The RNA shown here (c-di-GMP-I riboswitch aptamer) has 84 nucleotides and comes from Litchfieldia alkalitelluris. It was read from a public genome assembly, where an Rfam model found it.
[in-house]
RNA sequence: AUAUGAUAAAGGCAAACCAUAGGAAACUAUGGGACGCAAAGCUUUAGGGGCUAAGUCAAAACGAUAUGCCAGCCAGUUACCGAA
Numbered sequence: 001a002u003a004u005g006a007u008a009a010a011g012g013c014a015a016a017c018c019a020u021a022g023g024a025a026a027c028u029a030u031g032g033g034a035c036g037c038a039a040a041g042c043u044u045u046a047g048g049g050g051c052u053a054a055g056u057c058a059a060a061a062c063g064a065u066a067u068g069c070c071a072g073c074c075a076g077u078u079a080c081c082g083a084a
Base pairs, nucleotide, nucleotide: 005081012037013036017032018031019030020029021028022027035072041077042076043075047074048073049070050069051068055065056064057063
């Protein structure tokens, strides 16, 4: 230095749910709250996958579609510590 991750040390983040607000929705923000997480730090028309469908297209009805959303789905990238 790289890989790696322990009954280590110092810490960090914060699921579900509730309240308020925003949004067509998915979902997001703030506060509470902890299921858990060695990256649960950051990054999306410039990876893959998934969710929603306002608008548009189609239309008997069903439906299709992202420039919207999810990184705590995989992925890319950066990083504390020092047992084996």